[in-house]
RNA sequence: GCGUCUAUAGUGUAACGGUAGCACCUAAGUCUCCAAAACUUAUAGUCGAGGUUCAAAUCCUUGUGGACGCG
Numbered sequence: 001g002c003g004u005c006u007a008u009a010g011u012g013u014a015a016c017g018g019u020a021g022c023a024c025c026u027a028a029g030u031c032u033c034c035a036a037a038a039c040u041u042a043u044a045g046u047c048g049a050g051g052u053u054c055a056a057a058u059c060c061u062u063g064u065g066g067a068c069g070c071g
Base pairs, nucleotide, nucleotide: 001070002069003068004067005066006065007064010024011023012022013021018054026042027041028040029039030038047063048062049061050060051059
């Protein structure tokens, strides 16, 4: 220098172009003499910028970070 893959809550991981979900963590509540466990509830997310579309996490372009390969 070239190519491929990848980026989603604090963490891990889903999501045919049509309400972004699950688990863990955290917080609150119920229960308990207290705590743990259990149960209920809540907070919080699509790497950046453009484009296509009625509608984009998803498709296209470009950039950034990471992984791998070629030279």
A computed fold for a 71-nucleotide RNA from uncultured Aquimarina sp., annotated as transfer RNA. It matches the Rfam family "tRNA".